[in-house]
RNA sequence: GGGCUCGUAGCUCAGCGGGAGAGCACUGCUUUGACGUAGCAGGGGUCAGUGGUUCGAUCCCACUCGGGCCUA
Numbered sequence: 001g002g003g004c005u006c007g008u009a010g011c012u013c014a015g016c017g018g019g020a021g022a023g024c025a026c027u028g029c030u031u032u033g034a035c036g037u038a039g040c041a042g043g044g045g046u047c048a049g050u051g052g053u054u055c056g057a058u059c060c061c062a063c064u065c066g067g068g069c070c071u072a
Stems, first nucleotide, its partner, number of pairs: 001071007010024004018055001026042005048064005
């Protein structure tokens, strides 16, 4: 240099055109003598970035950035 793949909540990941979600973590309440467990409620996201297609994009297309793998 070329090819492939991944990038979504603090972490691990799902979602693949029309509501952004789960588990763990975090906060509050209940429970306990206290901690933990358990139950209930809640907060937290420029869906890597820019442009394009579309009535509508996390999702499709192009480029850029970053991680990984293969190859000369």